Context: one part of a larger RNA
RNA sequence: GGAUAAACGCUGGCGGCGUGCCUUAGGCAUGCAAGUCGAAUGCAGACGCAAGUCGUGCAUGGCAGACGGGUGAGUAACGCGUAGGAAUCUACCCCUUGGUGUGGAAUAACCCCGAGAAAUCGGGGAUAAUACCGCAUAAGUUCUCCGGAAGAAAGGCCAUAACUGGCCGCCGAGGGAGGAGCCUGCGUCCUAUCAGCUUGUUGGUGAGGUAAUGGCUCACCAAGGCUAUAACGGGUAGGGGGCGUGAGAGCGUGUCCCCCCACAAGGUCACUGAGACACGGGGCCUACACCUACGGGUGGCAGCAACUAGGAAUUUUGCGCAAUGGGCGAAAGCCUGACGCAGCGACGCCGCGUGCGGGAUGACGGCCUUUUUGGUUGUAAACCGCUGUGGAGAGGGAAGAUAAUGACGGUACCUCUCUAGAAAGCACCUGCUAACUACGUGCCAGAAGCCUCGGUGAUACGUAGGGUGCAAGCGUUAUCC
Numbered sequence: 001g002g003a004u005a006a007a008c009g010c011u012g013g014c015g016g017c018g019u020g021c022c023u024u025a026g027g028c029a030u031g032c033a034a035g036u037c038g039a040a041u042g043c044a045g046a047c048g049c050a051a052g053u054c055g056u057g058c059a060u061g062g063c064a065g066a067c068g069g070g071u072g073a074g075u076a077a078c079g080c081g082u083a084g085g086a087a088u089c090u091a092c093c094c095c096u097u098g099g100u101g102u103g104g105a106a107u108a109a110c111c112c113c114g115a116g117a118a119a120u121c122g123g124g125g126a127u128a129a130u131a132c133c134g135c136a137u138a139a140g141u142u143c144u145c146c147g148g149a150a151g152a153a154a155g156g157c158c159a160u161a162a163c164u165g166g167c168c169g170c171c172g173a174g175g176g177a178g179g180a181g182c183c184u185g186c187g188u189c190c191u192a193u194c195a196g197c198u199u200g201u202u203g204g205u206g207a208g209g210u211a212a213u214g215g216c217u218c219a220c221c222a223a224g225g226c227u228a229u230a231a232c233g234g235g236u237a238g239g240g241g242g243c244g245u246g247a248g249a250g251c252g253u254g255u256c257c258c259c260c261c262a263c264a265a266g267g268u269c270a271c272u273g274a275g276a277c278a279c280g281g282g283g284c285c286u287a288c289a290c291c292u293a294c295g296g297g298u299g300g301c302a303g304c305a306a307c308u309a310g311g312a313a314u315u316u317u318g319c320g321c322a323a324u325g326g327g328c329g330a331a332a333g334c335c336u337g338a339c340g341c342a343g344c345g346a347c348g349c350c351g352c353g354u355g356c357g358g359g360a361u362g363a364c365g366g367c368c369u370u371u372u373u374g375g376u377u378g379u380a381a382a383c384c385g386c387u388g389u390g391g392a393g394a395g396g397g398a399a400g401a402u403a404a405u406g407a408c409g410g411u412a413c414c415u416c417u418c419u420a421g422a423a424a425g426c427a428c429c430u431g432c433u434a435a436c437u438a439c440g441u442g443c444c445a446g447a448a449g450c451c452u453c454g455g456u457g458a459u460a461c462g463u464a465g466g467g468u469g470c471a472a473g474c475g476u477u478a479u480c481c
Base pairs, nucleotide, nucleotide: 001481002480003479004478006477007476008475009474010473013352014351015350016349017348018347019345020344021310026308027307030305031304032303035063036062037061040060041059042058043057044056045054046053047052070263071262072261079188080187081186082185083184084183085182088180089179090178093176094175095174096173097172098171099170100169101135102134103133104132110125111124112123113122114121115120141150142149143148155168156167157166158165159164189235190234191233196226197225198224201223202222203221204220205219206218207217208216238260239259240258241257242253243252244251245250265286266285267284268283269282288299289298290297291296316342318341319340320339324338325336326335327334328333355386356385357384358383365377366376367375368374390419391418392417393416394415395414396413400408425470426469427468428467429466431450432449436465437464438463439462440461446453447452
């Protein structure tokens, strides 16, 4: 000098774009953050005299809840980065191909009875399906001793008088796209005042397990494997793209945004599923908190706001699904604290303003002075003229939306009128380092980044005048180059 997720002191006019718990991965009142489908289904309900219509509720069922959002505790590791590999899976989507025949038994909601303070649970009865289970068929698929064997499906809506047709589905198989799992080479902080480490350990055979390779697991056999090219141990830490600085090499760093990983009160476990060992699913243990009729229950903000604690320190319990994106749905649409906006904070960057021109009785006042003279503040003011960034008032008024649909917002912007009016501070002035005098103080009070300054004429302390620098900021502190 540059930089910062900054903080502190003094000061503070406007706008745009960003950005905002770095500390206790401490605890959390309240609200919201993941639903949707009646074109899979049953019942209740509403309307109707009825046929029937509607699609409000409950439940079964399907898809989604593995995404999106948060955090960085753990992790020195195939975690990440990069370059490769073979023994794999893949819902939805796209392409191709072959099918979609025929039966059955249940069950929830509901009704009845019962237990319980509640959470909820037990018994009996009835019922539907794209829920569940058979049989048939098998191009291709899987297994195979090559003879053979195994294994599938679901219907709904619309039109039609019907035949039938259309759309959305369902099942088998092949391919693709995107996604995911696994393996390997190389790279990846400090410490030797850590020198030896290891028994599923290292390898083999067989078996189990997995979507798949593999001590992943197990039985048996062998005695191996790693290590000064740093094993093992200890400390610290999420990694990268990037970012800061620097001429570069490098050094430092990982906030916002993007990619990957890990975690979801601490620990552990599996279930469902194409995918989880699952933040707003489940079981168990622990700690904590709450309810309780003391028998027993309920909960998990490292989602968005908010609160509390901690701290030098970090925002609104806002608006909207209008846009973009996502889930479900044939669609209309519903949901979406993702997101789009608004609010707060000079926290940062950028831009603009606080006027412009004229004006010497060089006014008054202040300060200084060779003390009644001059210098300086100083064209500065007054005064005259002008302009309208801004401000105020009035009117118009978007783009963002492709037919409809705009939270932002009567916003941005435009036009007219008025008005110099609301709008300058902070630090420094011995040298480094741009900028000096007076008074006060008297090794005191104090200053200080370093050398140092202050003990009676202090350009170094305090105040004033003047000056210098930067400017809606200026200084200080902390950290990095």